[in-house]
Context: one part of a larger RNA
Molecule: large-subunit ribosomal RNA, domain IV
Organism: Senegalimassilia anaerobia
């Protein structure tokens, strides 16, 4: 010096990113116990008193000696009394210590705010979480040899189910509620037109050559035998026509304008498929930003509570709330401590030094 355990004057979070770690409280009985609420909760809220031993006594429960009584019944019968044990809840009066749940086990608490409803899950060995789930919510496909999945395939799982079922995506209790846009992309219906495979069709065009022509060099050429193969008929799909947003996604700019100013119910213009409703808002979103005002504090880049100038919230990639729960975050208080001013000291047990 180091681990581990222990103890401190006065203060008491000054410590630190951050009360981390420590102390603190802690059984159990009785008294009390806000806000809020989904009427269960919240509660062990909070905050308090008491608690050991011995003596006498009171009263409730449990067992029941001895004794005594009943009986058309004589029993391992029933019934009264009620010793003495056992167990509890009181008075009362007395003891001893600093301290009586005397050791050990054994909650710190309260106040707002974020997310998340909630018990659960999870990164096995850095992340337990606001991340997964989750009960309810909604779209959707699937009528049964379902749809979907797993084999190449027989065949399997769905499911020994059968639309109050099973699959698939989203959201993600509860309360209030989810608003305009279907132009582009998807999906779902349509079938007139329009392109559009294979196929079906077979015009042309060519090859060959009986024969014919001929200046003998070649020409022309029927049938059948090959090759080519247009018009024309023709499916889904695109194309078009419409629906569909708890489908993938979208949800504007510029100019003026009210008798102080300033703002601008108001009006003009541009564009679009429609131009952001309700609600919420410097927020896990806010760049400017330590916005501004108000609280808290002696001083507050953090935190509440407002304002809206929303760089760059927004309604099931749900909005907003919200009791209750959380080994989550964040801000404040109470207690309460060696975190700290600020450091010392004791115990073991290393380090060391000596053998």
């Nucleotide at each position: 010096c180091c681990a581990u355990g222990g103890u401190c004057a006065a203060g008491g979070a000054a410590c630190u990113c951050g009360g981390c770690a420590u102390a603190a409280u802690c059984g159990c009985u009785c008294c009390g116990u806000a806000a809020c609420u989904u009427c269960g909760g919240g509660a062990g809220a909070a905050g308090g008193a008491g608690u050991g031993c011995c003596g006498c006594u009171g009263c409730a429960g449990g067992u029941g000696g001895a004794g005594g009584g009943a009986c058309a019944u004589c029993g391992c019968u029933c019934c009264c009394c009620g010793a003495g044990c056992c167990c509890g809840c009181g008075g009362c009066g007395g003891c001893c210590g600093c301290a009586g749940c005397g050791a050990a086990a054994c909650g710190g608490c309260c106040c707002a705010a974020g997310c998340g409803a909630c018990u659960g899950u999870u990164u096995a060995c850095c992340a337990a979480a606001a991340a997964c789930a989750c009960a309810g919510g909604a779209c959707u496909c699937u009528g049964c040899c379902a749809a979907c999945c797993c084999g190449c395939g027989a065949g399997g799982g769905g499911a020994a189910g059968u639309a109050u079922a099973g699959g698939g995506u989203c959201u993600g209790a509860c309360g209030c509620c989810u608003g305009c846009c279907c132009g582009g992309u998807g999906c779902c219906g349509g079938a007139a037109g329009g392109u559009u495979a294979c196929g079906c069709g077979g015009a042309u065009g060519c090859g060959u050559u009986a024969g014919c022509a001929c200046u003998a060099c070649u020409g022309c050429g029927a049938a059948g035998c090959g090759c080519u193969g247009a018009a024309g008929c023709c499916a889904a799909g695109c194309c078009c026509c419409g629906g569909u947003a708890a489908a993938c996604g979208g949800c504007g700019g510029c100019c003026g304008u009210a008798a102080c100013u300033a703002u601008a119910a108001c009006g003009g213009u541009c564009c679009u498929a429609a131009g952001g409703u309700a609600g919420c808002g410097a927020a896990a979103u806010u760049c400017c930003u330590u916005g501004u005002c108000g609280g808290g504090u002696a001083a507050g880049u953090u935190c509440c509570g407002a304002c809206c100038u929303g760089c760059a919230c927004g309604a099931a990639c749900g909005g907003c709330g919200u009791a209750a729960c959380g080994a989550c975050u964040u801000g404040g208080g109470c207690g309460c401590u060696g975190u700290c001013u600020c450091g010392a000291c004791c115990a073991u047990g290393g380090a060391c030094c000596c053998g």